[in-house]
A computed fold for a 74-nucleotide RNA from an uncultured Lachnospiraceae bacterium, annotated as transfer RNA.
The sequence was found in a public genome assembly.
The prediction has a mean pLDDT of 81.
Rfam family: tRNA. From the family's description: Transfer RNA (tRNA) molecules are approximately 80 nucleotides in length. Its family is annotated with triplet codon-amino acid adaptor activity in the Gene Ontology.
RNA sequence: UGCAGCAUAGCUCAACUGGCGAGAGUAUUCGGUCCAUACCCGAAAGGUUAUCGGUUCGAUCCCGAUUGCUGCAA
Repeated sequence: UGCAGCAUAGCUCAACUGGCGAGAGUAUUCGGUCCAUACCCGAAAGGUUAUCGGUUCGAUCCCGAUUGCUGCAA
C1' cells in the first nucleotide's frame, strides 16, 4: 500500500435472505429461602446497535465514507 473479516448491555455472545416495543448468560442492585453465608428462586436496572450520510413506508441487517481491531498478500 492492496484485499478480506469484525465492531450490539460492564464482560462473553444472539437477533434465520429488512418488519411485533433488540434478547440470553454472567456481573450489579433489591426481594424470597436459610440460624447465617453460599447455592437456588423471583424481580429490577443497564443499549445514541463504532461515527456520519444515503436507499426504503420501515435499517442491528442493504449501500458509501470515516475510525479502531484482526488476518492475508506485497